[in-house]
RNA sequence: AAAAAAAUUAUAGCGCCAGCGCUGAAGAAAUUGGACGACACAGAUCUUCAGCAGACGAGGUGGAGGAGUAUCGAAAUUUCGGCGGAUGCCUCCCGAUUGCCAUUGCCCGAUCGAAAGUUUGCUUGCAAAACGUUUGAGUGAUCAAACGGACAAAGAAGCAAAACGGCAAAGU
Numbered sequence: 001a002a003a004a005a006a007a008u009u010a011u012a013g014c015g016c017c018a019g020c021g022c023u024g025a026a027g028a029a030a031u032u033g034g035a036c037g038a039c040a041c042a043g044a045u046c047u048u049c050a051g052c053a054g055a056c057g058a059g060g061u062g063g064a065g066g067a068g069u070a071u072c073g074a075a076a077u078u079u080c081g082g083c084g085g086a087u088g089c090c091u092c093c094c095g096a097u098u099g100c101c102a103u104u105g106c107c108c109g110a111u112c113g114a115a116a117g118u119u120u121g122c123u124u125g126c127a128a129a130a131c132g133u134u135u136g137a138g139u140g141a142u143c144a145a146a147c148g149g150a151c152a153a154a155g156a157a158g159c160a161a162a163a164c165g166g167c168a169a170a171g172u
Base pairs, nucleotide, nucleotide: 014084015083016082017081019080021052022051023050024049025048026047027046028045031043032042033041056073057072058071062093063092064091065090066089094113095112096111097110098109099108103169104168105167106166107165118162119161120160121159122158123157124156131148132147133146134145135144136143137142
């Protein structure tokens, strides 16, 4: 010096970056510009090294396995492209809710993971960046922060309506 191990903190529009793009330095050969030539100046091209950027919030985790571009909108066109991961999806399991009086058990269907059967309607539902102004750091690309004014959708919550399984026991 590198690698490995351990511990701590943070993180799911989360983390990383070799393509494309941008910045700086050095170099290269020839070339463009100005009446001509040289020098110088400016520009473009290429190479190497070092850097920059590469998802704005809302919402979301019972367990195991599987596949794997896994919800919603805002902005804008690099929120491009690539890799990894992920609370989504499917199957099974555990526990539970619900299916036109109520209790228990079983079957079947649809659901829920502190919520909960299907369909429909109404109401509610504080966004953040982008934007504008300013400050600081850096040669620069850019980065961080403060102030200002806004604007979503889904999920979810509340209310209402409609239709709506089976068998058995006990009770009435």
This is a predicted structure of a 172-nucleotide RNA (glmS glucosamine-6-phosphate activated ribozyme aptamer) from Viridibacillus soli.
The sequence was found by an Rfam model in a public genome assembly.